RNA sequence: GCUGUAUGCCGCUCUAUCGUCUCGUUUUUAAGCGGGAAGGAAAGUCCGGACAACAAAGAGCACCGCACCACCUAACGGGUGGAUGUUGAGCAAUCGGCAGAGAUAGUGCCACAGAAAAUAACUACCACAACUCUCUCCCCUUUGGGGAGAUUAAGAGGGGUGGAAAAGGUGAAAAUGUGCGGUAAGAGCGCACAGAUUGUGUCGGCAACGAUACAGUCGGGUAAACCUUGCGGGUUGAAAGCCCAUGUAUAUCAGCGUUUGAGGGCUGCUCGCCCGAUGCUGAGGGGUUGGGUGCUUCAAGCUUUGAGUAAUCAAAGUUGCAGAUAAAUGAUGGAGGUUCUGUAUCGGAAACGAUAUAUGAAAACAGAAUCCGGCUUAUAAGCAUACAGCGUUU
Numbered sequence: 001g002c003u004g005u006a007u008g009c010c011g012c013u014c015u016a017u018c019g020u021c022u023c024g025u026u027u028u029u030a031a032g033c034g035g036g037a038a039g040g041a042a043a044g045u046c047c048g049g050a051c052a053a054c055a056a057a058g059a060g061c062a063c064c065g066c067a068c069c070a071c072c073u074a075a076c077g078g079g080u081g082g083a084u085g086u087u088g089a090g091c092a093a094u095c096g097g098c099a100g101a102g103a104u105a106g107u108g109c110c111a112c113a114g115a116a117a118a119u120a121a122c123u124a125c126c127a128c129a130a131c132u133c134u135c136u137c138c139c140c141u142u143u144g145g146g147g148a149g150a151u152u153a154a155g156a157g158g159g160g161u162g163g164a165a166a167a168g169g170u171g172a173a174a175a176u177g178u179g180c181g182g183u184a185a186g187a188g189c190g191c192a193c194a195g196a197u198u199g200u201g202u203c204g205g206c207a208a209c210g211a212u213a214c215a216g217u218c219g220g221g222u223a224a225a226c227c228u229u230g231c232g233g234g235u236u237g238a239a240a241g242c243c244c245a246u247g248u249a250u251a252u253c254a255g256c257g258u259u260u261g262a263g264g265g266c267u268g269c270u271c272g273c274c275c276g277a278u279g280c281u282g283a284g285g286g287g288u289u290g291g292g293u294g295c296u297u298c299a300a301g302c303u304u305u306g307a308g309u310a311a312u313c314a315a316a317g318u319u320g321c322a323g324a325u326a327a328a329u330g331a332u333g334g335a336g337g338u339u340c341u342g343u344a345u346c347g348g349a350a351a352c353g354a355u356a357u358a359u360g361a362a363a364a365c366a367g368a369a370u371c372c373g374g375c376u377u378a379u380a381a382g383c384a385u386a387c388a389g390c391g392u393u394u
Base pairs, nucleotide, nucleotide: 001390002389003388004387005386006385007384008383009382012336013335014334015333016332017331018330020037021036022035023034024033025032026031039365043376044375046374047373048372049371050370051237052236053235054234058271059270060269061268063233064232065231066230067229068082069081070080071079072078084099085098086097087096088095089094101228102227106226107225108222109221110220122168123167125163126162127161128160131157132156133155135149136148137147138146139145140144176194177193178192179191180190181189195218196217197216198215199214200213201212202211203210204209241293242292243291244290252283253282254281255280256279263275264274265273266272298320300319301318302317303316304315305314306313307312338362339361340360341358342357343356344355345354346353347352
C1' cells in the first nucleotide's frame, strides 16, 4: 500500500414546472402571496416516563423487577467512570470480552470414571496371633504318612483381626500446600513458612476495595436449581379521555332491590373505604354511527463560553422545523455530490495513488399517527479505530 473481519459514526444536495396536505395573511369566497412537510432506525412493542381517567385516602397477600461502588438523568432493566474476579491478544506497555446480594437459614443436584463425591478403602503400608511349604528330631512305613520343636540365623505363599488416609491410580474436583520432626506404619500429631477465609486494629481511598499486624478456622462447586435477604413497583391507556350537534321509546316481559343496600368502583384476591335508586341484571325493541378537542412550545433543537476524566450540568444568544384521519409529504426534467469501471496525463523503485474525462454504470434497510428518553433488530456506499492476511521494496 491493497483486501477481509469486528466495533462505532453517517446514510444525498440544489433548481424549474405541475400536483397533494397544513399554517398564516389578503380578499370580490374563489383565488393570490408567504412559511413548512416522513427516519437512523419512523421498525419491534421490550423497558422507563410525561399526560389523561379511575380518585378522595389505604393495609396485607399474591405477582413482577432489580442486586459490586460512586456519579448522571424526569425515570429506567439505561449511561459514564472505577474496584474485584475471570478470560482473549500481545515480549511488555496496553487494548478488549464476561460476571455480579446470600452456599455458616434450609432442601436438592454434581453425569461418566473411580473403592469412595463426604459415615470413603481398589493397589500398595504397619501391628498381632496362627496356617502351609522350606528347616531339625522321632515313629511307622517305603518313590510316602504321622507327631514334636523352631519361626530365630534364612526365606516364600494365601487368608483373618485391628490401625491409617501420608504414597499411587480415577476424575473438572478426593479432606489446604511444601519442608522438618515424630510414629509400629501414619495423620496439623507438633514446628516453620505459605494459601484460603472470618474478625479486630492501623494506614490510603467519598466508596467498592488495597496494604499491613494480630487472633480464630480449614473439603469444594451449583441459586436464568427450589429458596432466603434487602430495595422498589396502584391500574388502564389516545380506538385513553373530554365536549357539542342530530334523533328517539328504553315501549313490553321476567327476576332482584330501594338505607336491613341489588349492583358498581378502587383491585389479581382478602380486608377496608366510597358511589348508589322510575336502580341493576336478562330477554326483546327504538334512535344515532356526524363534528370538535386531545394534536404538537417542548424533560425541544442549534451555536458559543464555563465546570467536570466522562456521562452530563449551568449561562448567554438564536430557531419554531409534519399534524394526516382511510390516512397527504409526489411525478418529470436539468445540474451537482458520493462510489465503481474504462481511457489519458502526472507522481512513484514498485504495489499503488492523484487529476481530468465519458450521450458510461450504481445506490441498501426502509414510510410519521399522543409525545419524549433508552434497549433490541435490519442495513448499499463512505469515513474512523483495531486485528488478520496478501503484495512491493527500502